[in-house]
RNA sequence: CAACGGACUUAGACAAUUUGAGCGCGUAAGGCGAAACCUUUAUGUGGAUGGAGUUAAAUUCGGUGAAACCUUAACAGGUCAUGCUGAUGGCAAUACCGAGCUAAGUUCAAAGCACGAAACACCGCUUUGAAAAAGUGUAGAGACUAAACAGUUCCCGCCUGACUGCUGUUGAAACGGUAAAAGGCGAAGAUAUAGUCCAGACCACGAACCGCAUUUUAUG
Repeated sequence: CAACGGACUUAGACAAUUUGAGCGCGUAAGGCGAAACCUUUAUGUGGAUGGAGUUAAAUUCGGUGAAACCUUAACAGGUCAUGCUGAUGGCAAUACCGAGCUAAGUUCAAAGCACGAAACACCGCUUUGAAAAAGUGUAGAGACUAAACAGUUCCCGCCUGACUGCUGUUGAAACGGUAAAAGGCGAAGAUAUAGUCCAGACCACGAACCGCAUUUUAUG
C1' cells in the first nucleotide's frame, strides 16, 4: 500500500434488537496518597491498551457458590385469566476454598568445586533441601502439541515530584530542574487460547428417569 474479515470479551433469547456476567473509558460522589494514581458505588458508553528474550513442569483427591434463561408437581401469596410473585427443579457464562504436587526465575540454608600463601570471609560454579509469589485443581467427558492474555528477566513510551541521590538561582530562607536501585499508567478473556484428535451437537426411530424443564442411553 492492497484485499478480505471484525466491531471489547463471554453465555443466552433473537428479524431488528436485547438480558446476565466480566473489562476499559467519560462523568459524579466517596476513600487513600505529596502527587501521578488506585479502589468502591451510580450512570452513560465500547474509539483505544507498547516491544523483546526465557520457562512448559505439576496437571491428583475433595469441597462451597453463581446471574440471565428454561420449568411448575408440592408449599405460601395473588389474578377475570396467565409461573404472575416468593420459591422448586434444571442449564450454565463462571466466583472461589482445602490438602497434595510443580518448570524457569527470586530468597534462605547446607555440602562440594574453583580462586588464593591461608581462611568456617566475599564473588563464581554444581548439587540438595526449604520458603514466598504464581500455577495446577478449574475443557464440550477427555488425550496431545504449541505458545500467550500465564510465570519470570529486560527494554520502551507517558505521568508525578513527598522522601532519597544529583543539580540550578541565592548570603540565607525559599523557589525550582532532573531521574534511578523512587512512585505510578500501558484493560479484561486460558473453567482449554491457537491447533491436531476425540466425545458430542444435528436428523430418523426407540428405551430409562420424571409432575415439567432437563438428564442418561441402544441402533442407523